[in-house]
RNA sequence: AUGAAGGUCGCAAGAGAGACCCUGUAAAGAAAGGGCGCCGAAGGGGCAAAAGCGGAAUCAGCGCUUGAAACUCUCAGGCUUAAGGAUUGCGACCGGACG
Numbered sequence: 001a002u003g004a005a006g007g008u009c010g011c012a013a014g015a016g017a018g019a020c021c022c023u024g025u026a027a028a029g030a031a032a033g034g035g036c037g038c039c040g041a042a043g044g045g046g047c048a049a050a051a052g053c054g055g056a057a058u059c060a061g062c063g064c065u066u067g068a069a070a071c072u073c074u075c076a077g078g079c080u081u082a083a084g085g086a087u088u089g090c091g092a093c094c095g096g097a098c099g
Stems, first nucleotide, its partner, number of pairs: 006094008018036001020035004037079003043075001044073003050066005
């Protein structure tokens, strides 16, 4: 001096699903509590192929471990706005692979 993976911050975009019912409040709404019905894109869990080990052993069949997701589960979270939000783009910083 080149500046990969990964991480942090800022800006922009960013979906889905009941403004459901009851309680509650001076009234309405929200938060909160209860009930039923839903969503998947914070987070989290699960599985394929493949690989390894063991057993068996001509081969196959078996068991265990590792094993991805935007798939799946719906624990958590969410279901007017707001907030949050995987992911994408741009910028800055950390970092220091490769050469």